The part of an RNA shown here (large-subunit ribosomal RNA, domain II) has 690 nucleotides and comes from Candidatus Cryptobacteroides excrementigallinarum. The prediction has a mean pLDDT of 84. Its Rfam family is "Bacterial large subunit ribosomal RNA". Rfam 15.1 lists 51,934 matches to the family in 10,816 species. Lineage of the source: Bacteria > Bacteroidota > Bacteroidia > Bacteroidales > Candidatus Cryptobacteroides.

Context: one part of a larger RNA
């Protein structure tokens, strides 16, 4: 892993509450017991104790259709009107383990030091080699000591190294040979040494050369029974079908935030009778915009200017000036969620009228689920006018919605799946090929593969890219563009300079002459000249030229690490882009033909018509299937083959049923009630087989 086969809402309660069915009814019941019978169970008799209703109100004494409060004949506060009561089922709640499985813990008795940690008592082991302490003799020394030499001796948590003990590195091994081990290396190895055999210390207790080690492979509190089915707002799991409806992730509180309460929204039942768009009237309100010599406050430039400061002058007031600061007023311009002289559109309340008559609205009772949300839009905060960000508001979708589009992709755009069809007809979106359907018909753009992308990269900025527009000037009396040619004098203006001549700087009524025209000089060049050029001006050409402005589509700006890419192929008078038109295609949308089922209305009716529905998680709510036992009918059914099994066909939306072969080889069914150890695919579920 698979396959069998067991596996979770049970049951008690003289506790409550509802809803239904049954007896009786101002009244309903009996409870222990007796008696007979069963497989379970019932049947019968007898007991009125008691319960619960039939009146309440008070804290009560109490009073009573009233009674409390109260001074009260006030007011008010609970009552007086509405039938209950057993018994049965069913849905809920309470106490009980209370759907099932599970902690880590906690007590309380008990067992354990054959491992280990320390301790006591007895033994019992450490090959060989090295070093060579003290004392000790002997010489020598000394006044005696000290001290030196030598021999001698044999010290030590002494030194090398086996057994012993350890466990340093590394390899191997890691479903191992082994639940700690093997090889190579490596510590100690006469001591705080090993180690044998016998004994002590025991669970918040020992023991501990101390690391929370160790206490039988278990240690920040050991093991075994019991409390005990300890608790678990947690997590996992929780078994057959169909049909109707159908959320919630929000407020409040909360030792409360991943749990509850009440409310909100879901349902089932009962009452009631309204809800819901639309129009028209008619309130209430301070957004949005706007305003501000309408307040408050901020505010930008002028003017005017009290008063401040500063300078002048005086013995001092007095006065004068001011480039500086300014209250206030006047002009202009602007700004606010916590500003408003204003003031919308939406919504929202009420009335009227009209449409609609809904799985619509209120109220009362029964179950509930939800109280981790999300995206998107539109109107705000918060943030950076960052976030798949947060937090409110609003509306739509995911949630719980399949299906079409978007390449793929809960929340985007289309669109709400009851089945069935080899019938149509649209929506988003598309129509060259993948790929249903146009290489559509007309314009006009773009030359970047822009592009064929909503967002899938982009902006200030920058260009004689190239299309349309609208002004301005020039132009056959000849424009612009090229080409000849000319481009001069005074004079190398002056002035500075080492020079300074059109051209380093400066200065100027940069003037004046001859001119068709020519600057006291555009630029380049020279030490300075020179020299090339230019504005300007004739010739030549012969037809548009030139400036400025708006606007379409293109262009630079544009750099990323393994190969690129529009979904791909691809595809330039398009298969890009704008603009108009005709067709197509394209879903579970909508029609069309059949068929199930709810649910309203008319029907006696579950016949039948007619209307409307049948996406669906959490969850309500209704109808059924099957299993196993039991009561009673069938005076069912079996060796002429029962239950099981394998296979096959029919019936039924389905859960199943049923008939027919074949195996099997003794029991089973159907109806009409009843009763539950009454359905498995998941709990790392539990055993057992492969």
């Nucleotide at each position: 892993g698979c396959c069998u086969a067991c596996g979770a809402g049970u049951u008690g309660c003289g506790u409550c509450u509802c809803u239904c069915c049954g007896g009786c009814g101002a009244g309903g019941c009996u409870a222990a017991g007796c008696g007979c019978u069963u497989c379970a169970g019932g049947c019968g008799c007898g007991g009125g104790a008691g319960c619960c209703g039939u009146a309440g109100c008070g804290a009560g004494a109490g009073c009573g259709a009233g009674u409390c409060u109260g001074a009260a004949c006030a007011g008010g506060g609970c009552g007086u009107u509405c039938a209950g009561u057993c018994g049965g089922a069913g849905g809920g709640a309470g106490c009980a383990g209370a759907c099932g499985c599970g902690a880590a813990a906690c007590c309380u008795a008990g067992u354990g030091a054959u491992c280990u940690a320390c301790c006591c008592a007895u033994g019992u082991c450490c090959a060989g080699g090295g070093u060579g302490a003290a004392g000790g003799c002997g010489c020598c020394g000394u006044a005696a000591c000290a001290g030196g030499c030598g021999c001698u001796g044999g010290a030590g948590g002494c030194c090398c190294g086996a057994a012993c003990c350890a466990g340093u590195u590394u390899c191997c091994g890691u479903u191992g040979a082994a639940a700690a081990g093997g090889g190579c290396u490596u510590g100690g190895a006469u001591g705080a040494g090993a180690u044998g055999u016998g004994g002590g210390u025991a669970g918040g207790a020992g023991u501990g050369a101390a690391a929370g080690g160790c206490c039988a492979a278990u240690c920040a509190a050991a093991c075994u029974g019991g409390g005990a089915g300890a608790u678990a707002g947690c997590u996992c799991g929780u078994a057959c079908u169909c049909c109707c409806c159908g959320a919630a992730a929000u407020g409040u509180c909360u030792u409360u935030a991943g749990g509850g309460a009440c409310a909100g929204c879901c349902u089932c039942g009962g009452a009631c009778g309204u809800g819901u768009c639309c129009g028209c009237g008619u309130g209430a309100g301070g957004u949005a915009g706007a305003g501000c010599u309408a307040c408050u406050g901020a505010u930008a430039g002028g003017a005017a200017g009290a008063g401040a400061g500063g300078g002048c002058u005086u013995c001092a007031u007095c006065g004068c000036c001011u480039a500086u600061c300014g209250a206030u007023u006047c002009c202009u311009g602007a700004c606010a969620a916590a500003c408003u002289c204003c003031g919308a559109a939406u919504g929202c309340g009420c009335g009227c009228g009209g449409a609609u008559c809904a799985g619509a609205g209120u109220c009362c009772g029964g179950g509930a689920g939800u109280g981790a949300g999300u995206c998107g839009u539109c109107g705000g905060g918060u943030g950076c006018u960052a976030a798949u960000a947060u937090c409110c508001g609003u509306c739509g979708g995911c949630g719980a919605g399949a299906g079409g589009g978007u390449a793929a992709g809960a929340g985007c755009c289309c669109a709400g799946a009851c089945c069935a069809a080899c019938a149509g007809c649209c929506a988003a979106g598309g129509c060259c090929c993948c790929c249903a359907a146009g290489a559509g018909c007309a314009g006009u753009c773009u030359a970047a593969g822009u592009u064929g992308a909503g967002a899938c990269g982009a902006a200030a900025c920058g260009a004689g890219g190239u299309g349309a527009c609208a002004c301005c000037g020039c132009a056959g009396u000849g424009a612009c563009a090229g080409c000849u040619a000319g481009g001069a004098u005074g004079u190398u203006a002056g002035c500075u300079u080492g020079g300074a001549a059109g051209c380093a700087g400066c200065u100027a009524u940069u003037c004046a002459u001859u001119c068709a025209a020519a600057g006291a000089g555009u630029g380049c060049g020279u030490a300075a000249c020179a020299g090339c050029u230019c504005a300007c001006u004739a010739g030549u050409c012969g037809a548009g030229c030139g400036g400025c402005g708006u606007u379409g589509c293109g262009u630079g700006g544009a750099u990323g690490a393994u190969g690129a890419g529009c979904g791909g192929g691809c595809a330039u008078a398009a298969a890009g882009a704008c603009u108009g038109c005709c067709g197509c295609c394209g879903a579970a949308g909508c029609u069309u033909u059949g068929g199930g089922c709810g649910c309203g209305g008319c029907g006696a009716a579950g016949a039948g018509c007619c209307g409307c529905g049948c996406g669906g998680u959490a969850g309500g709510g209704g109808a059924g299937c099957a299993u196993u036992c039991c009561g009673g009918a069938c005076g069912g059914c079996g060796c002429c083959g029962a239950a099981g099994g394998c296979g096959u066909g029919a019936c039924g939306c389905g859960a199943g049923u049923c008939g027919c072969g074949c195996u099997g080889g003794a029991g089973c069914g159907u109806c009409c009630g009843g009763a539950a150890a009454a359905g498995a695919a998941a709990a790392u579920g539990u055993a057992g087989g492969c």